The RNA shown here (transfer RNA) has 73 nucleotides and comes from Negombata magnifica. The organism belongs to Negombata, within Eukaryota. Model confidence (mean pLDDT): 81 of 100.
[in-house]
């Protein structure tokens, strides 16, 4: 250079042929303890890698680009 895969909440990730963005941990609050793990409840936290495009509607479908793993010369 080309192919092929992959990018969503700190982090690891679902999201089943385009239709309300969720779990786990992790963090905060508060209950439980003499404290402190553990345990229970409740909370915040995402412009879904970025620019377009297509559609009434886009994480999802096309396109450049940019990271990442892998292969071919």
């Nucleotide at each position: 250079a080309c192919c092929u895969u992959u990018g969503u909440a700190g982090c690891u990730u679902a999201a089943u042929a385009g239709g309300g963005a969720g779990a786990g941990c992790a963090u905060u609050u508060a209950c439980c303890u003499u404290g402190u793990a553990a345990g229970u409840a409740a909370g915040g936290g995402g412009u879904u890698g970025u620019a377009g495009g297509u559609u009434c509607a886009a994480a999802u479908c096309c396109u450049g680009c940019c990271g990442g793993a892998g292969g071919u010369a």